[in-house]
RNA sequence: GAAGUUGGCUGGACAGUCGCCGCCCGCGCAAGUGGGGGGAGGAAAGUCCGGGCUCCGCAGAGCAGGAUGACGGCUAACGGCCGUACGCCGUGAGGCGAGGAAUAGGGCCACAGAGACGAGCGUAUUAAGUUACGGUGAAACGCGGUAACCUCCAUCCGGAGCAAGACCAAAUAGGGUAGCAAGGCGUGGCUCGCGCUGCUACCGGGUAGGUUGCUUGAGCGUACGAGCAAUCGUGCGCCUAGAUGAAUGACUGUCACGCAUCGCAAGAUGCGACAGAACCCGGCUUAUCGGCCAACUUCCUUU
Numbered sequence: 001g002a003a004g005u006u007g008g009c010u011g012g013a014c015a016g017u018c019g020c021c022g023c024c025c026g027c028g029c030a031a032g033u034g035g036g037g038g039g040a041g042g043a044a045a046g047u048c049c050g051g052g053c054u055c056c057g058c059a060g061a062g063c064a065g066g067a068u069g070a071c072g073g074c075u076a077a078c079g080g081c082c083g084u085a086c087g088c089c090g091u092g093a094g095g096c097g098a099g100g101a102a103u104a105g106g107g108c109c110a111c112a113g114a115g116a117c118g119a120g121c122g123u124a125u126u127a128a129g130u131u132a133c134g135g136u137g138a139a140a141c142g143c144g145g146u147a148a149c150c151u152c153c154a155u156c157c158g159g160a161g162c163a164a165g166a167c168c169a170a171a172u173a174g175g176g177u178a179g180c181a182a183g184g185c186g187u188g189g190c191u192c193g194c195g196c197u198g199c200u201a202c203c204g205g206g207u208a209g210g211u212u213g214c215u216u217g218a219g220c221g222u223a224c225g226a227g228c229a230a231u232c233g234u235g236c237g238c239c240u241a242g243a244u245g246a247a248u249g250a251c252u253g254u255c256a257c258g259c260a261u262c263g264c265a266a267g268a269u270g271c272g273a274c275a276g277a278a279c280c281c282g283g284c285u286u287a288u289c290g291g292c293c294a295a296c297u298u299c300c301u302u303u
Stems, first nucleotide, its partner, number of pairs: 001299010012255007020039002023036005041274001045285002048283005053161004060192004065157005070084005086097004100152002105150002107146003121134004165212004175203006183197004219238008257272006
C1' cells in the first nucleotide's frame, strides 16, 4: 500500500419561515391563547419462536398431535446466545453443522450389473445353490448406506389473544324456524373425570358513543468488580411518541460526506439506500445506501 474477517457506533449539521400531535403551567364561560419540554427504526418489516400481561377452564388423567436432540454455561424463557469438542469449507483471520438409535420393524438406494436384502450370470465341484472361484460395482451368500423418509428413544408442550380484558352510556323483537333428549354446554382434537342446566344453526330487527388497558420497563447510559465469553453484581445518572382513520412534516439557504458526468485544473451539474410505531419485551429471518472506530488475517514493497 492492497485485499479480507469479526465486532461496535451512526442514519448529515446549522439557521430561517410555515404547519401538526400530546404533556405541564398561566389566562379565558367556552372557542381559544401565551410560555416550556417532547415527538417514527436498525430493521418499526415477516407474524417465525419465546415470554410479560389479560381472560376461560375444579385448572385433572390418558391417547392422538407438536417441538427439541454432542457436552457445559447464560437467560424470564426459547427452536436464542456464549464456550468447548467433533465434522465440513477457507492459505488464513473466520464461517457453517437438521448432531441419540440402522441387531425393534418398515420404506428407499442413480449408473453398471444376472441380481442391491425371499436375489443368483459364467467356470469347477456336490446327492443337493453343497462348496470354491470369477465378472459389474463404493458395496453382492450380507454385522452395506440412508432416520432434513416413516419409526424407536430421551426431554418438553392447556388454550385464546389488546380486535385480550375492565368500566360508563345507548338500543331492542323476552321475534321466528329447525335440531339435540339423559341430552346439551364448558378456549385446539378424542376418551374418561369434574362443573353448569339448557345449547347449537339459520332468518329477521335494534344499538354500536366514550373512558381505560396505553407506556417506569426482565428499561437505557456510564464506572468498577467477577467471568475466556454470553452475562451477572454494585454505585451514580437519565425518562426518551402514545396517535385512534390515525400526528411526528414541508420549503429555503449555507456547510459537510459519498458516487457519477464534464473539465488540464479551479470548479460546475446531478444523485444519495431499505424503509414508517399502534400493549410491551428477548430473539431469529428477510431488505438495504453510505460514513466512522477497534481488533485480527493474507499478499506486495522498503528498511
A computed fold for a 303-nucleotide RNA from Methylovorus mays, annotated as Bacterial RNase P class A. NCBI's taxonomy places the organism under Bacteria, Pseudomonadota, Nitrosomonadales, Methylophilaceae, Methylovorus. It was read from a public genome assembly, where an Rfam model found it. Its Rfam family is "Bacterial RNase P class A". The family's RNA type in Rfam is ribozyme. Its family is annotated with tRNA processing, ribonuclease P activity and dimeric ribonuclease P complex in the Gene Ontology.